Record summary
The RNA shown here (transfer RNA) has 72 nucleotides and comes from Boothiomyces macroporosus. It matches the Rfam family "tRNA". It is annotated as a transfer RNA. The same sequence occurs in records of 2 taxa. Model confidence (mean pLDDT): 80 of 100. Lineage of the source: Eukaryota > Opisthokonta > chytridiomyceta > Rhizophydiales > Boothiomyces. The RNAcentral record of the sequence draws on ENA.
[in-house]
RNA sequence: GGUUCCGUAGUGAAGAGGUUAUCACAUCAGACUCUGAAUCUGGGAUCACGAGUUCGAAUCUCGUCGGGACCU
Numbered sequence: 001g002g003u004u005c006c007g008u009a010g011u012g013a014a015g016a017g018g019u020u021a022u023c024a025c026a027u028c029a030g031a032c033u034c035u036g037a038a039u040c041u042g043g044g045a046u047c048a049c050g051a052g053u054u055c056g057a058a059u060c061u062c063g064u065c066g067g068g069a070c071c072u
Stems, first nucleotide, its partner, number of pairs: 001071007010025004018055001027043005048064005
């Protein structure tokens, strides 16, 4: 330098054009308990960045940035 895959809460993932972006762990509050753990209930927190297509983009296209693999 070329090809290709990936980037979504603190962490790991789902979501492949439309209805509140979902789940697990973690975190916070409450219940239970003598205290804690476990269990139960509830809350907060997420689409890498820019542009384009579209009535509508996390999702499609292009570019940038970051990471992985292969080739040279």